[in-house]
RNA sequence: GACGAACGCUGGCGGCAGGCUUAACACAUGCAAGUCGAACGCUCUCUUCGGAGAGAGUGGCAGACGGGUGAGUAACGCGUGGGAAUCUACCUAGUACUAAGGAACAACAGUUAGAAAUGACUGCUAAUACCUUAUACGCCCUCCGGGGGAAAGAUUUAUCGGUAUUAGAUGAGCCCGCGUUUGAUUAGCUAGUUGGUGAGGUAAUGGCUCACCAAGGCGACGAUCAAUAGCUGGUCUGAGAGGAUGAUCAGCCACACUGGGACUGAGACACGGCCCAGACUCCUACGGGAGGCAGCAGUGGGGAAUAUUGGACAAUGGGCGAAAGCCUGAUCCAGCCAUGCCGCGUGUGUGAUGAAGGCCUUAGGGUUGUAAAGCACUUUCAACGGUGAAGAUAGUGACGGUAACCGUAGAAGAAGCUCCGGCUAACUUCGUGCCAGCAGCCGCGGUAAUACGAAGGGUGCCAGCGUUAAUCGGAAUUACUGGGCGUAAAGCGUGCGCAGGCGGUUUUGUAAGUCAGAUGUGAAAUCCCCGAGCUCAACUUGGGAACUGCGUUUGAAACUACAAGACUAGAAUAUGUCAGAGGGGGGUAGAAUUCCACGUGUAGCAGUGAAAUGCGUAGAUAUGUGGAGGAAUACCAAUGGCGAAGGCAGCCCCCUGGGAUAAUAUUGACGCUCAUGCACGAAAGCGUGGGGAGCGAACAGGAUUAGAUACCCUGGUAGUCCACGUCCUAAACGAUGUCAACUAGUUGUUGGUGGAGUAAAAUCCAUGAGUAACGUAGCUAACGCGUGAAGUUGACCGCCUGGGGAGUACGGUCGCAAGAUUAAAACUCAAAUGAAUUGACGGGGGCCCGCACAAGCGGUGGAUUAUGUGGAUUAAUUCGAUGCAACGCGAAAAACCUUACCUGGCCUUGACAUGUACGGAACUUUCUAGAGAUAGAUUGGUGCCUUCGGGAACCGUAACACAGGUGCUGCAUGGCUGUCGUCAGCUCGUGUCGUGAGAUGUUGGGUUAAGUCCCGCAACGAGCGCAACCCCUGCCAAUAAUUGCCAUCAUUUAGUUGGGCACUUUAUUGGGACUGCCGGUGACAAACCGGAGGAAGGUGGGGAUGACGUCAAGUCCUCAUGGCCCUUAUGGCCAGGGCUUCACACGUAAUACAAUGGUCGGUACAGAGGGUCGCCAACCCGCGAGGGGGAGCUAAUCCCAGAAAGCCGAUCGUAGUCCGGAUUGUUCUCUGCAACUCGAGAGCAUGAAGUCGGAAUCGCUAGUAAUCGCGGAUCAGAAUGUCGCGGUGAAUACGUUCCCGGGCCUUGUACACACCGCCCGUCACACCAUGGGAGUGGGUUAUACCAGAAGUAGUUAGUCUAACCUUCGGGGGGACGAUUACCACGGUAGUAUUCAUGACUGGGGUG
Repeated sequence: GACGAACGCUGGCGGCAGGCUUAACACAUGCAAGUCGAACGCUCUCUUCGGAGAGAGUGGCAGACGGGUGAGUAACGCGUGGGAAUCUACCUAGUACUAAGGAACAACAGUUAGAAAUGACUGCUAAUACCUUAUACGCCCUCCGGGGGAAAGAUUUAUCGGUAUUAGAUGAGCCCGCGUUUGAUUAGCUAGUUGGUGAGGUAAUGGCUCACCAAGGCGACGAUCAAUAGCUGGUCUGAGAGGAUGAUCAGCCACACUGGGACUGAGACACGGCCCAGACUCCUACGGGAGGCAGCAGUGGGGAAUAUUGGACAAUGGGCGAAAGCCUGAUCCAGCCAUGCCGCGUGUGUGAUGAAGGCCUUAGGGUUGUAAAGCACUUUCAACGGUGAAGAUAGUGACGGUAACCGUAGAAGAAGCUCCGGCUAACUUCGUGCCAGCAGCCGCGGUAAUACGAAGGGUGCCAGCGUUAAUCGGAAUUACUGGGCGUAAAGCGUGCGCAGGCGGUUUUGUAAGUCAGAUGUGAAAUCCCCGAGCUCAACUUGGGAACUGCGUUUGAAACUACAAGACUAGAAUAUGUCAGAGGGGGGUAGAAUUCCACGUGUAGCAGUGAAAUGCGUAGAUAUGUGGAGGAAUACCAAUGGCGAAGGCAGCCCCCUGGGAUAAUAUUGACGCUCAUGCACGAAAGCGUGGGGAGCGAACAGGAUUAGAUACCCUGGUAGUCCACGUCCUAAACGAUGUCAACUAGUUGUUGGUGGAGUAAAAUCCAUGAGUAACGUAGCUAACGCGUGAAGUUGACCGCCUGGGGAGUACGGUCGCAAGAUUAAAACUCAAAUGAAUUGACGGGGGCCCGCACAAGCGGUGGAUUAUGUGGAUUAAUUCGAUGCAACGCGAAAAACCUUACCUGGCCUUGACAUGUACGGAACUUUCUAGAGAUAGAUUGGUGCCUUCGGGAACCGUAACACAGGUGCUGCAUGGCUGUCGUCAGCUCGUGUCGUGAGAUGUUGGGUUAAGUCCCGCAACGAGCGCAACCCCUGCCAAUAAUUGCCAUCAUUUAGUUGGGCACUUUAUUGGGACUGCCGGUGACAAACCGGAGGAAGGUGGGGAUGACGUCAAGUCCUCAUGGCCCUUAUGGCCAGGGCUUCACACGUAAUACAAUGGUCGGUACAGAGGGUCGCCAACCCGCGAGGGGGAGCUAAUCCCAGAAAGCCGAUCGUAGUCCGGAUUGUUCUCUGCAACUCGAGAGCAUGAAGUCGGAAUCGCUAGUAAUCGCGGAUCAGAAUGUCGCGGUGAAUACGUUCCCGGGCCUUGUACACACCGCCCGUCACACCAUGGGAGUGGGUUAUACCAGAAGUAGUUAGUCUAACCUUCGGGGGGACGAUUACCACGGUAGUAUUCAUGACUGGGGUG
């Protein structure tokens, strides 16, 4: 796009069309074929007696048309074009005739059988019914002499009819060429089969039938068989070529309940005729009968589905008739149905306050929307009333009071359906929450869904709109037009070669193909063009064109073909030369392995990553000599050579195939390709017989391993070898069929030939044949190919058409088997695949870095305690953080508070914010109840500013907007943070390359801590990162000098004071370091190494600083915030409890286990901080924590504040200790409203575990580790944590193999949520289709046999017999019967094929 459609929702009118696609299933009822009295007799009715009419029958014509259906049919059935051996009623034209006789049968009457249908017998009768004779222009037969054959009258004066025959027209029969679906998993079929002769038969040809003879006929150009199917004009689609289809209309065919048969007839083997058989239905008195809607209506049934038991013969046509006329479910009309096509309407104009309502909202508004209302108009259609056709050229109108016209009233009676994620025009809100659902494909839905459902709005179409089925297009996705085959599916493993296809140069001829002209045909309708008629259109109609086809004929002769002739460029042959693992057979050689014998000789050998099994003291291995046997041929050796491929390797001989080259000669297209066919065809395997050294499936043992039916080892059988057979497959690969022609080159190599060159070589040039590496044009999706093409062409063959199922099943062929070959379907998925790109990954490679390893030092893991976590427990043990990158983390401090949790008690505009109203200053004292919140009393107080209007703050009360939430979602978010990682990376612009993704730059050579720098380079530049700029620290200088400092001068117990600012110090500002200098290395570079100078040397040390991004990393409980949720509670207040529990497990720390130590005594030296709700001196008391005390200090001034390790002495003597200090008891101290749950500290007493820690694991490279103490934040109190500070102060780094992490380059990839990836097979479960299967049940079918209704033909003479003949006896002819042949249904046997089903079973698919 289209539809004979159906379904869902909806539905105003008209015109024109269409309407059982399924059960060729069964049918009630009515109708669908009759007519003629001008062929005939009889009976009856009426009569105006003239006649008119009715009925059954004889007879004639029609009933073979018209109407229906598509079962069968793959066929001369249909289409198209031809042909000759035919018939044709009625019709037209012509010729001739229409004479004389006869015998019956219906009807009818009588008898009789039967329920009926229907008969039987006897008798009468007419005809255009039947019969005989006569005649015969023309007709038929013929032996050419001859023979044969006709008729019907009616009526009353003119016709109709009859017979014979000729011609025409129409219709029908027959034959032929070409075309006409699928399957080869159907390859052979055929006995009346093919042909001939003769006969029969037919309207007619013909094996149509029969007898005889011959052995043919069809088939790979697809016979036979199977499946499916009516064919065509046309219809739908398509640019066309095609594809699909065959409703309505038209032509042909076939069929009429199923099968068979004939009769009648011009015509039938007959839809509404006959006979028989069968199934079914109906009637029956059980004896017997009747029927055939695939005619029109209609019924049941089937189905998703398809109409009225209507009107009329008015028109068109048909039958009969002389006609009037009769009949006509043909036809013309009407009815039903949006089934389709076409047309019309459902109103028009105006109308803004942009009404109300709805929806959305950023709360302003927007949108629905000029839409509505309102106002002003119109009346098509429909409704009602009236007039009223054409169709009819005399009469006659079913449609129909229809079409059309006129009038009346009033916006009045008339809009839905789909869709709105992309394709694809049209978007928001709510609900839902991987549910419910959607979906044509991709795909939506897991709490912010433009995709589900609803609403608002919008889009599209419109009396329809969607969906579904089937069909064409897009699909160049079967490719004729118009595709492909190196790697995506696809070149047969290779050759030879019949058929077939294709074929070199030239001459002549022919005219099959080809081309041109003419002509016949190509039905009508349809399509197209120009017109015409319905108001338009659909529709109808006139003319034209077209129908691309087939036939006949005339011509042309280029090309193809054919015939005849010629040629040599293709091909082949002859001659010379050459190379070669080409093939087959025979012989022979040496090395090596193994075995055997003997000798020497002694303890191991062999084997592996390491071992063991194994061999060996019965003498191995090793070594020497001799022998046996089998297999394979080192070096040469190659990118080499040969062969069709598989393949071929020591040397010699015999036989043999092919190739290359050079020059001449010969043949004269002999050629190329090749379905079927034939031959060859690695390895493994199979059969028979040999052989068997080594190797070696299976097998055995030993190892390895979680296991190890493997990899490794020790053995070892088939086999490997030979002969003869077989198998016929390989990644049989160049994944590239064969042949031929043409199209730049360069280099190597093999074997020829010619030339140059040489003494000979080497070498060089040319040429043709192979074999390799690059490469131009061109091709290719890219990779790549590139004169050896995957380029440009030609010829022929093979093969492909999404993945899986499956190279499987079934069937066939081959094979001894294994198996090979040919080769599907159901079902299932939306992909499977190729090449290249960027990443990621690799028990891939290269380079490099890092406390990554190594080298060291000290720890953790064992103990006790502290602390966090898990788990368990609990009323609650609030919540979060969970590998590195959670776990002394949020928490820089849980007794109350904090606090979010639990229990209980209370409040409800609220503890907090804003707004309104009213009242009151605010505020404050005391008492009672209560655990407290709170409640009730009660005391004092009357404020501030003012322009005098009032205002500001605060408190209380009331109602409502609202507050409030540490409630949920960190996977809705902002912000902040962690991590890779302070790793050196991450990108961009322009250009260039590539179809593109992308690449280049950013790679390469060096170098660096660094994408740091240099060089090179189709790149040139730039940005974020690196570095530097910033802070601290290390040196110097300038300036300044109190609370700091004190060299000089005074002074003191004391820098205490005067004085000074030189020094130290503090603070500010500058300088200094840049590979700057020298040497070497390097590429004349960058840079590196060493050195000098310097306080400092190669980023001096430390800090801050964290690119693009990753982890849906962490945080809604810091804060902010969308959405959701709670609102007398999930909010707020209070008391008590909990976060502090404890069998256990883990992390992080503290303290130890001691002598480098503990204890006691003495003694020395810091830095950085903090302090007024504070730090707190001196002094006194206390063993001590602490208490008293009160000076000083808002701090370079006073205080915290004795630093400790260290040093000098003493003691302990290796022990669970004078180590260690947990735990516990008791007495105290401090803070605080309050130390019970649950604080810290002190004294005395107690004195656990622990004697250096398994597997494993952490930190650290210098002022670092280790060790020692000091201070701060938090804080009423409460650090072993944390953040800072200084003191003392090491060891080691060969190096980059390995572990971990990272960077760059490269490589492979089936990965891309990216190796924590992907993914294979079994097993278990569910479902689906399918193969096998003992069988079972149907359908179809060839064969053989039995059987044989009706019928036809033949035979017969049993019975009967009007026409004619007769000598009257009969004959001829006929009928019935019988029988033979043919044959339907039916039966038997076994065959083939197909469908369904089947216990069990095989694999397959999906989850």
Predicted 3D model of a 1407-nucleotide RNA (small-subunit ribosomal RNA) from an uncultured beta proteobacterium. The RNAcentral record of the sequence draws on ENA.